[in-house]
RNA sequence: AAAAAAGAUUUCUAGGGUUCCGCGGAAAUCCCCGGACAGGACCGAGAGAAUCACCGUAAAUAAUUUACGGACACGGAGGGAUAAAAGCCCGGGAGAU
Numbered sequence: 001a002a003a004a005a006a007g008a009u010u011u012c013u014a015g016g017g018u019u020c021c022g023c024g025g026a027a028a029u030c031c032c033c034g035g036a037c038a039g040g041a042c043c044g045a046g047a048g049a050a051u052c053a054c055c056g057u058a059a060a061u062a063a064u065u066u067a068c069g070g071a072c073a074c075g076g077a078g079g080g081a082u083a084a085a086a087g088c089c090c091g092g093g094a095g096a097u
Stems, first nucleotide, its partner, number of pairs: 007052002010050003015043002020040002022037001023034003054070007072092001074095001078090003
């Protein structure tokens, strides 16, 4: 100094907070406080899973189906969105190697 590419407006998980519901406190059914509340709902992974799509190979069958394969991936600080936070977004970024 160089190091390309690496699908998805899907479902879920790890994780995440507190708008709403519930729960707890106070209380007067409104309002207020609490996420040092294991819940519903919500957000949610490049480096988690599944599914679908695509590509390649093989087999069957007659233009489709089935099976297998599609590697690797350490990582801040800071900032941003939303009610808020995060393994979300900036970002397979800076850097490390």
Molecule: Guanidine-I riboswitch aptamer